Overview
The part of an RNA shown here (small-subunit ribosomal RNA, central domain) has 349 nucleotides and comes from Oribacterium sp. 4F76CC. The source organism's lineage runs through Bacteria, Bacillati, Bacillota, Lachnospiraceae and Oribacterium. Rfam family: Bacterial small subunit ribosomal RNA. Model confidence (mean pLDDT): 88 of 100.
Context: one part of a larger RNA
């Protein structure tokens, strides 16, 4: 290579759109490239295989048969894969009703809070901690009160709740938009899966330019604790955290579990919708979607997983193949860097 694998052992791409392939739904009817089948050429001899025969035997050697699994020609078969055309509606997609929703974008607004500044009242301590000290404070500090500013987040509702492909999204209104679900079955008629390359989205943190800075807070000073304390605890505090625009392409980007379909015992929440009954805001039945517990067959090494599968089967990508060395070093791309992708070996065990 094959083969077995990928929840935790070594493995699912961070996600998402799609190219190229690969796979692909009923019907009939047609071809005949794959398929199957008959006939003819050809496929040297030797060598391999068998059955005999010569050298004392064996190796060798002769002789007959099989084989040469192949290829071209043509005759036919039409189940199955393909191809042509035509025909369907289940798969898919449109429509035309309905509702949920923190899906996105944008501007506006709005309350508590903090902090600052301005003025009143008022005095001595206030803040912190296991106790402390540095800090602040009679140049009037903590408290209180009034008015003013700025800037970042939205208590309560809230919720194993809801929405988004995934990161991820939560005050309140308005525009503009995108995706899903029910119902209806009106249209289109296989327009489907999946996806190497590729594009396109990606938390935090870092770049770059230019704002913006309340509270917080790497780094930094400084008090403590300690043998030390380049810490944890305290006082302080600069990047950055915020917005615009552009880069960065990683994350325990996790359900550590790719996407899709179809089957395959129940119970019980809980979200969004249909339907049926009861007189009901409310209960029973049942139907679709979604999101959760628990569990049976089955799977599994075990844990555990069980209609949201890690079960039964099919399609298609990705990706392991013993530890270390190493996600290292070269060499390509890609970035402003920082790095990021891609990714070895020699040596060891």
């Nucleotide at each position: 290579c094959u083969g077995g694998g990928u929840g935790u052992a070594a493995a699912g791409g961070g996600a998402g759109c799609g190219u190229a392939g690969a796979c692909g739904g009923a019907a009939g009817a047609u071809c005949a490239a794959g398929u199957c089948u008959g006939a003819a050429g050809u496929g040297a001899a030797a060598u391999c295989c068998c059955c005999g025969g010569g050298c004392u035997u064996a190796a060798c050697c002769c002789g007959g048969g099989a084989a040469c699994u192949g290829c071209u020609u043509u005759g036919g078969a039409a189940a199955c894969u393909g191809g042509u055309a035509u025909u369907c509606u289940u798969g898919a997609g449109u429509g035309u009703c309905g509702g949920a929703g923190a899906g996105g974008u944008a501007a506006g607004c709005g309350g508590a809070a903090u902090u600052c500044c301005u003025g009143g009242u008022g005095u001595a301590g206030u803040a912190g901690u296991g106790a402390a000290a540095u800090g602040c404070g009679u140049a009037g500090a903590u408290a209180u009160c009034a008015g003013g500013a700025a800037g970042a987040a939205c208590a309560c509702c809230g919720g194993a709740g809801g929405c988004g492909a995934a990161g991820g999204c939560g005050g309140c209104u308005u525009a503009c938009u995108g995706g899903a679900c029910g119902a209806u079955a009106a249209c289109u008629g296989a327009c489907g899966u999946u996806g190497a390359g590729g594009c396109u989205c990606g938390a935090a943190a870092g770049c770059g330019u230019g704002g913006g800075g309340a509270g917080c807070a790497a780094a930094c000073a400084g008090g403590a604790u300690u043998a030390g304390a380049u810490a944890c605890c305290c006082u302080g505090g600069u990047a950055g955290u915020c917005c615009a625009c552009g880069c960065c392409g990683u994350a325990a980007a996790c359900g550590a579990u790719g996407a899709a379909u179809a089957c395959u015992a129940g119970g019980u929440g809980u979200c969004g919708g249909g339907g049926a009954g009861c007189a009901a805001a409310g209960c029973u039945c049942u139907u679709c979607g979604g999101u959760g517990c628990c569990g049976g067959c089955g799977c599994u090494a075990a844990c555990g997983c069980a209609a949201u599968a890690a079960g039964u089967a099919u399609u298609c990508c990705a990706c392991c193949u013993g530890g270390g060395g190493a996600g290292u070093a070269c060499g390509u791309u890609c970035g402003c860097a920082a790095g990021a992708a891609u990714g070895a070996a020699a040596c060891u065990c």